[in-house]
Molecule: Bacterial RNase P class A
Organism: Proteobacteria bacterium UBA3413
RNA sequence: UGAGUUGAUCGGAUGGUCGCUAGCUUUUAGCUAGAGGAAAGUCCGGACUUCAUAGAGUAAAGUGCCAGGUAACUCCUGGGAGGCGUGAGCCUACGGCAAGUGCAACAGAAAGUAUACCGCCAAGCAAUUGGUAAGGGUGAAAUGGUGAGGUAAGAGCUCACCGCGAGAUUGGUAACAAUCUUGGCAAUGUAAACCCCACUUUGAAGCAAAACCAAAUAGGGAUCCAAUUAGGCUGCUCGUCUAGGAUUCGGGUAGGUUGCUUGAGCAAUAUGGUGACAUAUUGCCUAGAUAGAUGGCCAUUUAAGACAGAAUCCGGCUUAUAGAUCAACUCAUCUA
Numbered sequence: 001u002g003a004g005u006u007g008a009u010c011g012g013a014u015g016g017u018c019g020c021u022a023g024c025u026u027u028u029a030g031c032u033a034g035a036g037g038a039a040a041g042u043c044c045g046g047a048c049u050u051c052a053u054a055g056a057g058u059a060a061a062g063u064g065c066c067a068g069g070u071a072a073c074u075c076c077u078g079g080g081a082g083g084c085g086u087g088a089g090c091c092u093a094c095g096g097c098a099a100g101u102g103c104a105a106c107a108g109a110a111a112g113u114a115u116a117c118c119g120c121c122a123a124g125c126a127a128u129u130g131g132u133a134a135g136g137g138u139g140a141a142a143u144g145g146u147g148a149g150g151u152a153a154g155a156g157c158u159c160a161c162c163g164c165g166a167g168a169u170u171g172g173u174a175a176c177a178a179u180c181u182u183g184g185c186a187a188u189g190u191a192a193a194c195c196c197c198a199c200u201u202u203g204a205a206g207c208a209a210a211a212c213c214a215a216a217u218a219g220g221g222a223u224c225c226a227a228u229u230a231g232g233c234u235g236c237u238c239g240u241c242u243a244g245g246a247u248u249c250g251g252g253u254a255g256g257u258u259g260c261u262u263g264a265g266c267a268a269u270a271u272g273g274u275g276a277c278a279u280a281u282u283g284c285c286u287a288g289a290u291a292g293a294u295g296g297c298c299a300u301u302u303a304a305g306a307c308a309g310a311a312u313c314c315g316g317c318u319u320a321u322a323g324a325u326c327a328a329c330u331c332a333u334c335u336a
Stems, first nucleotide, its partner, number of pairs: 001332010012301007020034006036307001040318002043316005048206004055238004060201005065079005080094001081092004095196002100194002102190003117136002119132005144162006163185001164183008210258004220249006229243005265284008
C1' cells in the first nucleotide's frame, strides 16, 4: 500500500416561525417530553388477564455433543467432534442403523448373508470343467485401505502401519483426547425416513384479554332435547361444578373510564468471572395515540438522499438497509 476476517457507532445537526399529542403549573398562557436499529416477520420464550372451585392421567408437541448464563427459550457464552479456508476465521438438523421396519430409480453380473460381465490361473484337441475376486467396467455407494511377502493365479492367506471392536491407564466436571494391550476383525448409505432412547412442556384463549359505569330494549316468539339429560373446565378419559341446553325468527345498544406504561428498566463506577453475566453503590424517568399525535416554511451545515412509523409489555432470533466512521487480527507486496 492492497485484499480480507471479526466486533462496534452514526444513520443527521443548529437556529427561527406557525402547527399537533400527552403531562404539570401560577391553567389568558407557560414549561417539559414526544417512533426504530430494526418499530418489520409473527418465528420462539415469557410477564399479565380470564375461563375457575381446584385436579389426575393420556393423546399430542418440542429439543437433541458437553458445561455454564438467563424469568425462560429452539436464545446467548465457553469448550469438544466433524467439515471448509494459506490464514485471521466460518458452518453444523451434532443421541441411536449391531432393537425393528422401510427406501436406494437407472446403470451394473450382483446393492443383505453375496455374485462373477470382462479378465487371471490350471486341466483339456476342443466343447467345457475347476479355482479366483488382486486388475478393469457400472454406479453416490461393490463388503476394510496402503505396502511387502506368499501363491498355479490370487485373497487378512501372513506381516507392518492405518481403520474397526474390546479392555486398561493418564488428563479433563464432562463431551472427549493421548498412550498401551489385545482380536484378523461379515455386516454400505439414509433417521430434516417411520421408529427407538433421553430430557422438557403438560389446559385453553388472548389487551379486540379483562374490570367498572351509564343508557336503551321485547323479563320477546317458535321448534327440539331434558336428570338414565344437557352444558362448562377439556382433544379424550376419570373427576368435579352448574341447572337448563341447542336451533331459528325478531328487537335494542355498541357510549365512557380503567387496563396504558416505573419496567425480569436504563446509565456510570467498583468487585468476581476466559466469557455470556452476577452483585453492590450512585444517578435518571424517556410516546401512550384511538379513524389513530412530531408536520409545513426559511437559513446555515453535512456523506446522511437508505431500509423504513410504536398500539399491553419485555428477552431473543430472522429479514431489509444509501452512505460515513472506529478498533483489533490475517494474508500478499515493497521499503528501512